[in-house]
c-di-GMP-I riboswitch aptamer from uncultured Agathobacter sp., 76 nucleotides, folded computationally. The model forms 100% of the base pairs in the Rfam consensus. The coordinates come from a structure-prediction model, not an experiment, and the mean pLDDT is 85. NCBI's taxonomy places the organism under Bacteria, Bacillati, Bacillota, Lachnospirales, Agathobacter. The RNAcentral record of the sequence draws on MGnify.

RNA sequence: GCAAACCGUUGGAAAUGACGGGACGCAAAGCUAAGGGGGCUAAGGUGCUUUCAGUACUAUGCCAGCCCAGCCGCCG
Numbered sequence: 001g002c003a004a005a006c007c008g009u010u011g012g013a014a015a016u017g018a019c020g021g022g023a024c025g026c027a028a029a030g031c032u033a034a035g036g037g038g039g040c041u042a043a044g045g046u047g048c049u050u051u052c053a054g055u056a057c058u059a060u061g062c063c064a065g066c067c068c069a070g071c072c073g074c075c076g
Base pairs, nucleotide, nucleotide: 001026002025006021007020008019009018010017011016024065030071031070032069035068036067037066038063039062040061044058045057046056047055048054049053
């Protein structure tokens, strides 16, 4: 310097984001998710079914505080 869980307000179908409070941690907990792997969600789409509904798969939605890599920076 940053700020996990949790709480409040708010955006979102959700995952989750923003702001405020709050500190578990972090010596890059800065950036890139259109570099690779991994994870979360499933609105829409597709399939199935016993079809006012249920269910499976799927990212074009997310996670950089899961790892590697890249970029930029700090200290010695």